Source information: The part of an RNA shown here (large-subunit ribosomal RNA, domain V) has 583 nucleotides and comes from Rhizobium leguminosarum. Rfam family: Bacterial large subunit ribosomal RNA.
Context: one part of a larger RNA
RNA sequence: CCCGUGGCAAGACGGAAAGACCCCGUGAACCUUUACUAUAGCUUUACACUGGCAUUCGCCAAGGCAUGUGUAGGAUAGGUGGUAGGCUUUGAAGCAGGGACGCCAGUUUCUGUGGAGCCAUCCUUGAAAUACCACCCUGUCGUGGAUGACGUUCUAACCGCGGCCCAUUAUCUGGGUCGGGGACCGUGUAUGGUGGGUAGUUUGACUGGGGCGGUCUCCUCCUAAAGAGUAACGGAGGCGCGCGAUGGUUAGCUCAGACCGGUCGGAAAUCGGUCGUCGAGUGCAAUGGCAUAAGCUAGCCUGACUGCGAGACUGACAAGUCGAGCAGAGACGAAAGUCGGUCAUAGUGAUCCGGUGGUUCUGUAUGGAAGGGCCAUCGCUCAACGGAUAAAAGGUACUCCGGGGAUAACAGGCUGAUACCGCCCAAGAGUUCAUAUCGACGGCGGUGUUUGGCACCUCGAUGUCGGCUCAUCACAUCCUGGGGCUGUAGUCGGUCCCAAGGGUAUGGCUGUUCGCCAUUUAAAGUGGUACGCGAGCUGGGUUCAGAACGUCGUGAGACAGUUCGGUCCCUAUCUGCCGUGGG
Numbered sequence: 001c002c003c004g005u006g007g008c009a010a011g012a013c014g015g016a017a018a019g020a021c022c023c024c025g026u027g028a029a030c031c032u033u034u035a036c037u038a039u040a041g042c043u044u045u046a047c048a049c050u051g052g053c054a055u056u057c058g059c060c061a062a063g064g065c066a067u068g069u070g071u072a073g074g075a076u077a078g079g080u081g082g083u084a085g086g087c088u089u090u091g092a093a094g095c096a097g098g099g100a101c102g103c104c105a106g107u108u109u110c111u112g113u114g115g116a117g118c119c120a121u122c123c124u125u126g127a128a129a130u131a132c133c134a135c136c137c138u139g140u141c142g143u144g145g146a147u148g149a150c151g152u153u154c155u156a157a158c159c160g161c162g163g164c165c166c167a168u169u170a171u172c173u174g175g176g177u178c179g180g181g182g183a184c185c186g187u188g189u190a191u192g193g194u195g196g197g198u199a200g201u202u203u204g205a206c207u208g209g210g211g212c213g214g215u216c217u218c219c220u221c222c223u224a225a226a227g228a229g230u231a232a233c234g235g236a237g238g239c240g241c242g243c244g245a246u247g248g249u250u251a252g253c254u255c256a257g258a259c260c261g262g263u264c265g266g267a268a269a270u271c272g273g274u275c276g277u278c279g280a281g282u283g284c285a286a287u288g289g290c291a292u293a294a295g296c297u298a299g300c301c302u303g304a305c306u307g308c309g310a311g312a313c314u315g316a317c318a319a320g321u322c323g324a325g326c327a328g329a330g331a332c333g334a335a336a337g338u339c340g341g342u343c344a345u346a347g348u349g350a351u352c353c354g355g356u357g358g359u360u361c362u363g364u365a366u367g368g369a370a371g372g373g374c375c376a377u378c379g380c381u382c383a384a385c386g387g388a389u390a391a392a393a394g395g396u397a398c399u400c401c402g403g404g405g406a407u408a409a410c411a412g413g414c415u416g417a418u419a420c421c422g423c424c425c426a427a428g429a430g431u432u433c434a435u436a437u438c439g440a441c442g443g444c445g446g447u448g449u450u451u452g453g454c455a456c457c458u459c460g461a462u463g464u465c466g467g468c469u470c471a472u473c474a475c476a477u478c479c480u481g482g483g484g485c486u487g488u489a490g491u492c493g494g495u496c497c498c499a500a501g502g503g504u505a506u507g508g509c510u511g512u513u514c515g516c517c518a519u520u521u522a523a524a525g526u527g528g529u530a531c532g533c534g535a536g537c538u539g540g541g542u543u544c545a546g547a548a549c550g551u552c553g554u555g556a557g558a559c560a561g562u563u564c565g566g567u568c569c570c571u572a573u574c575u576g577c578c579g580u581g582g583g
Stems, first nucleotide, its partner, number of pairs: 001583008010575003014570002022404004027400002029396004035201005041194003045190005051154002056149003059145003063141004068137001069105001078136005085119003094113008158181002162178006204216003213233001218238005240385001241283001242342002247301007255279001257275005281290002284347001286345003305328004311322003317386001330339003353379007361372002411458001412456001413454003417451001419447006428438002465540001466538003470532001471529005478503003481498006505519005546564004550559003
């Protein structure tokens, strides 16, 4: 060096299973509910199957009876018409008693008595007799009609899982009969309510993982690198309007502030003078403008017009912006001219659907109409603001699928804020004395070891805390060895330098690492090794499915809260290592 063989399991990010954790998908499934929308069921009402009689209260009609007060006026005159007479021994006036109405004046009715009269046309009044008759208004009583409601009732629909009889030898069914209930119940159609009992679905995105928080359209500035444009969960702020004058035009004016002077009057009120390029003001944030003013006043007005628009800016598109000029009818101005809102840039919402007004459009044989079109206008915090629907929340540890190292948890990597270690300066402490020792305020490094940041390999899998076993390395040394300084008398120490050869505890509690305690020791070191080591062991903890407590939640369920329980697979091919045999 080659070939075996017996072992060990450190590596082959070993094998097994398209990761179950995490995220994503306009994926799925179950579950919940005061998510949305339906729906079984339950229920309300109407009608039908569904009928009779009576009563009460409403409605209508023929009939009877009664009622009616402005003022004037005999007096309680309902309206209109006809007519000159009407009522009365079939009992008039008057009187007595009872009832009804009532504006308290009276009207009307019944009974008894009485025994022959009473009233109209007159005078007042808008209207003349309830003297008499007819129709009507208002009120009441009754008969008839149809219908509704309520309550009771009837029997003939309908219902009986009451008895008996029959088919019939029959706990079905049917028929008969006697009882019971009864126009209810029940069923159908329509309709309102209720309805996680059931079903179908929805439950946004951005995001230095996701969730929680925040944000989502528009305007101004910076970032923005001197054209335009330009990102971030970069830094600052605003809008979702206001105004009929805060608009148009013509004419005029100049602000803030300072100084001086001046009654109350003061730092600042109103007044006078001088200076005063803009520091004021601009309806509202910022920027850019603005004194020829776009700022501040006054007069007259409504151009905060109708029909258009050459040409540009800007934008992927759709939108958005500017605009001379022409026609019409106007406002102001002597005129030239200016005026199609506001100093400019925010003050907003596509399409569909629907409403309103107009229209020389259309009009399903024709004439109309309905409907539609066109013009004008209205209805969205469609604010997740280019708006999926008119209409929508949650749980999953019982979970599933497709994917992702495009994205988190372990480990590694990069970084080194934080951490640890060291150095510089030296105010001070140290009785005095910065540096024996300690060292503020600050400054500069090293390590990769904590807590982090990033998200680079790995999600078609790199098993995660602690213990056990077995270790190996560094030295910033715990002991043992050698030294310097000391605020080292000695003993014991403090601090620094050299040094890694060897060594570096047993128990109690806890899953613990750690820690506390007990007792020892020369000492009971600090770290790296996938926080060494699960194809070496364990499985107490964490981190599936069961269950419970507390808390949260309406609930399904949830909780770096707790508690009891809970399957740890692999016969070694290669590398490596420990033995051993042959060539």
Lineage of the source: Bacteria > Pseudomonadati > Pseudomonadota > Alphaproteobacteria > Rhizobium.